SAM riboswitch aptamer (S box leader) from a soil metagenome, 107 nucleotides, folded computationally. The RNAcentral record of the sequence draws on MGnify. Its mean pLDDT, the model's own confidence on a scale to 100, is 78. Its Rfam family is "SAM riboswitch aptamer (S box leader)". Rfam describes the family as follows. The SAM riboswitch is found upstream of a number of genes which code for proteins involved in methionine or cysteine biosynthesis in Gram-positive bacteria.
[in-house]
RNA sequence: CUUAUCCAGAAAGGUGGAGGGAACAGGCCCUGAGAAACCUUGGCAACCUCAUCAAUCUCAAAAAAAUUUAUAAAGGUGCCAAUUCCUGCCCGAUAUGGGGAGAUAAG
Numbered sequence: 001c002u003u004a005u006c007c008a009g010a011a012a013g014g015u016g017g018a019g020g021g022a023a024c025a026g027g028c029c030c031u032g033a034g035a036a037a038c039c040u041u042g043g044c045a046a047c048c049u050c051a052u053c054a055a056u057c058u059c060a061a062a063a064a065a066a067u068u069u070a071u072a073a074a075g076g077u078g079c080c081a082a083u084u085c086c087u088g089c090c091c092g093a094u095a096u097g098g099g100g101a102g103a104u105a106a107g
C1' cells in the first nucleotide's frame, strides 16, 4: 500500500505500585476492594495453515487441483470492561448510513 473484518465472544493468580480506556479535544467510565507493564495458567475467536464431510467447477470418466459451506481446534497470529466506550467530517438526520483515523489478519 491492497483486501477483508471490527454492535458477538472470552479472566484468574503472581510481581508491581498510580495510573488507564491508541493520539488530540470534549464527554463518559475503570482504578489503592490495586491502574499500566511483565510473568504464569486458563479461556474466546476462526484471519492464515492443517484435518474431516458435503457440494460445485474442470474432465469422455475417475483421481488430483481449485472454489464454497459445515465441523474440529493441532500449528502461526490476535483478543479476553463498556460498539473500536461515545462524539468530532459529510448527507434534510442522535441511521446497525458514508467518510476519516485506528486495530487485527492475509498478501
Base pairs, nucleotide, nucleotide: 001107002106003105004104005103006102011041012040013039014038015037019030020029021028024088025087026086027085042080043079044078047076048075049074051071052070054068055067056066084101089098090097